Transfer RNA from a Nitrososphaeraceae archaeon, 73 nucleotides, folded computationally. The RNAcentral record of the sequence draws on ENA. The coordinates come from a structure-prediction model, not an experiment, and the mean pLDDT is 82. Rfam family: tRNA. It is annotated as a transfer RNA. From the family's description: Transfer RNA (tRNA) molecules are approximately 80 nucleotides in length.
RNA sequence: GUCCUGGUAGCUCAGUAGGAAGAGCACUGUCUUGGUAUGGCAGAGAUCGCUGGUUCAAAUCCAGCCCAGGACU
Numbered sequence: 001g002u003c004c005u006g007g008u009a010g011c012u013c014a015g016u017a018g019g020a021a022g023a024g025c026a027c028u029g030u031c032u033u034g035g036u037a038u039g040g041c042a043g044a045g046a047u048c049g050c051u052g053g054u055u056c057a058a059a060u061c062c063a064g065c066c067c068a069g070g071a072c073u
Base pairs, nucleotide, nucleotide: 001072002071003070004069005068006067007066010025011024012023013022019056027043028042029041030040031039049065050064051063052062053061
């Protein structure tokens, strides 16, 4: 330098035929207990790597750039 894969909540990841975002763990409150753990209920938390474009509408499609991993030279 070229190509491929990935970037979504604190962490690990879902989310394909475009209709505006979910799960598990973790966190907060509460119930239960003499207390702890486990468990139940509720809640907070992501402008989806960045900037543009297409569209009535983009995490999703297109272009450029950034970051991580890999292959080739």